[in-house]
RNA sequence: CCCGACAAAAGCAAACCCAGAGUAAUCUGGUGACGCAAAACCACGGGUCCUUCCUUACUAUCAAUUGUAAAUGGAUCGCCGGGUUACCGAAG
Numbered sequence: 001c002c003c004g005a006c007a008a009a010a011g012c013a014a015a016c017c018c019a020g021a022g023u024a025a026u027c028u029g030g031u032g033a034c035g036c037a038a039a040a041c042c043a044c045g046g047g048u049c050c051u052u053c054c055u056u057a058c059u060a061u062c063a064a065u066u067g068u069a070a071a072u073g074g075a076u077c078g079c080c081g082g083g084u085u086a087c088c089g090a091a092g
Stems, first nucleotide, its partner, number of pairs: 002092001003089002011036002017030005034078001040084003044081003047076004055070004060065001
C1' cells in the first nucleotide's frame, strides 16, 4: 500500500413524523435508525428524477390559451464509475 475481524474507539443516519425553503425533483433543522469502512468531499462520465419561467417541435382551440416531448437549467455522490482526502489494525 492492497485489504477489511461477529476486534476496539469514534462517526454518519434511510423510511415515517414535525417545522421551514423550493414550481418540482429535492434540500435544511428536529425526531428517529434502515443501513454504511469512505453513507467524508467533488455533479467529472453514465444513469435516474424534476422542470414555474425561457427556447424549440408537436398537439387541441375561432381565439385567449391548453397539453406532450426535447434541450437549456436543476436535483441526486445513500444509483454506478472516476477524482481528492481520512480513523482503526487482526488475518492474508